RNA sequence: CGCCGAGUCCGCUUUGGCGGAACGGGGGAACCAGUUUUCGGGGCGAGUCCGCAGGGGUCCUCCUUGGUAUCAGACGAUGGGGAUGAUGGCGGAGCGGCUAUCUCCGGUCGUAGCCCGACAGCUAACCUCGUAGGCGUUGGA
Numbered sequence: 001c002g003c004c005g006a007g008u009c010c011g012c013u014u015u016g017g018c019g020g021a022a023c024g025g026g027g028g029a030a031c032c033a034g035u036u037u038u039c040g041g042g043g044c045g046a047g048u049c050c051g052c053a054g055g056g057g058u059c060c061u062c063c064u065u066g067g068u069a070u071c072a073g074a075c076g077a078u079g080g081g082g083a084u085g086a087u088g089g090c091g092g093a094g095c096g097g098c099u100a101u102c103u104c105c106g107g108u109c110g111u112a113g114c115c116c117g118a119c120a121g122c123u124a125a126c127c128u129c130g131u132a133g134g135c136g137u138u139g140g141a
Base pairs, nucleotide, nucleotide: 001136002135003134004133008021009020010019011018012017022131023130024129025128026127027126032121038118040119041116042115043114044113048093049092050091051090052089057084058083059082060081061080062079064077065076066075094111095110096109097108098107103141104140105139106138
C1' cells in the first nucleotide's frame, strides 16, 4: 500500500477509560402475511441443496449354541437377514471471493464457524448490540 469482512474515524482523559460520528446487526405497531408449534424454533454469515459409491456405531428379528429338574423365559456368544446410518471420499446445481476505476468473458478458490435458549414474520416511533479476526493480488476484451 492492497484484499476478505460492518469492524473505521474524531474528541476528552486522572492512560483505568469515557463520549461522539460513521458503518453493521438484533428486537419492536398498524396494515399485510401466516395458520403451525420434539420432526422444536430462531439469529449472524456466501457458507445451501441434490445425487454416487462406501460403511464405524446403534436397533430389530431368525437360526445355531451355552444355560434351567422340565417347558418357557431372562441373560451370553457366533452366524444370517432387515432398519437407521457417523467421519471421510467423488460429482453436480446454486451462492460467494479474487484484476489496484467499472462491466463482461474465461480462469481459480470457498461453500466454514459461532450464537440465542422455548422464544422472535414484516414492522414507523422506540429499545439494544458490534467496531473483530485473518491474509498478500488473474489472463483477455

RNAcentral holds the sequence, with entries from MGnify.
Predicted 3D model of a 141-nucleotide RNA (c-di-AMP riboswitch aptamer (ydaO/yuaA leader)) from a soil metagenome.
Rfam family: c-di-AMP riboswitch aptamer (ydaO/yuaA leader). Rfam's curators write: This family represents a conserved RNA structure found upstream of the ydaO and yuaA genes in Bacillus subtilis and related genes in other bacteria.